[in-house]
RNA sequence: AGUGAUGGUAGAGGUGCGAACUUCAAUAGUAAUAAUCCGGAGAAGGAUGAGCUUCAACGAAGGAUUAUGAAAGGGUCAGUUCGCCGAAGUAAAGAAAAACUCAUUAUUUUCUUUGCUGGUUUUGCAUUAAAUAAAUGCAAGACUGUCAAAACAAGAAACUGUUUUGGAGGGCUAUCUCACUG
Numbered sequence: 001a002g003u004g005a006u007g008g009u010a011g012a013g014g015u016g017c018g019a020a021c022u023u024c025a026a027u028a029g030u031a032a033u034a035a036u037c038c039g040g041a042g043a044a045g046g047a048u049g050a051g052c053u054u055c056a057a058c059g060a061a062g063g064a065u066u067a068u069g070a071a072a073g074g075g076u077c078a079g080u081u082c083g084c085c086g087a088a089g090u091a092a093a094g095a096a097a098a099a100c101u102c103a104u105u106a107u108u109u110u111c112u113u114u115g116c117u118g119g120u121u122u123u124g125c126a127u128u129a130a131a132u133a134a135a136u137g138c139a140a141g142a143c144u145g146u147c148a149a150a151a152c153a154a155g156a157a158a159c160u161g162u163u164u165u166g167g168a169g170g171g172c173u174a175u176c177u178c179a180c181u182g
Base pairs, nucleotide, nucleotide: 001181002180003179004178005177007176008175009174010173011172014085016084017083018082019081020080021079022078024075032068033067034066035065036064037063038062042055043054044053045052046105047104048103049102050101051100088117089116090115091114092113093112094111095110096109097108098107118144119143120142121141122140123139124138125137126136127135128134146167147166148165149164150163151162152161153160
């Protein structure tokens, strides 16, 4: 000096990622409660089946009218704080817990393994959702950062700038350590 190591440390990309709190809109005049009337035997505990418990002819489910009248999840391009740069998200498989018990299954939360995505954003379709919000997935674009190659400009060269093409974060930059080579 060079090469290698998912080695260590510190950084960069920007409407950067995630979480918490506050505010606000919507959910919604919805659910629910009470009263009156109709109705006339079932109803509730995620769905189905079996069981168990509770309510019910002192009137169940359902419907109508009147009065009162929410909340959760999701969101806020607004603010503050915290943790960060596979930040984080997502798909599949597995495990545990919750919900009255058992079986199947759906949902929610946590963890592990593997795969995919550099980031932001627009449009279309699909899923979730109350939603024309938002999120996620797929596809097609735009912008942007990084590395490589090519061309051009300047230059002795290195470096730098512009354009085009391509790749991916297990990346890139800086630095340290170890090993190997000269």

Lysine riboswitch aptamer from Niallia nealsonii, 182 nucleotides, folded computationally. The coordinates come from a structure-prediction model, not an experiment, and the mean pLDDT is 79. Its Rfam family is "Lysine riboswitch aptamer". On this family, see Mandal et al., Cell 2003: "Riboswitches Control Fundamental Biochemical Pathways in Bacillus subtilis and Other Bacteria". About the family: Riboswitches are metabolite binding domains within certain messenger RNAs that serve as precision sensors for their corresponding targets. The sequence was found by an Rfam model in a public genome assembly. NCBI's taxonomy places the organism under Bacteria, Bacillati, Bacilli, Caryophanales, Niallia.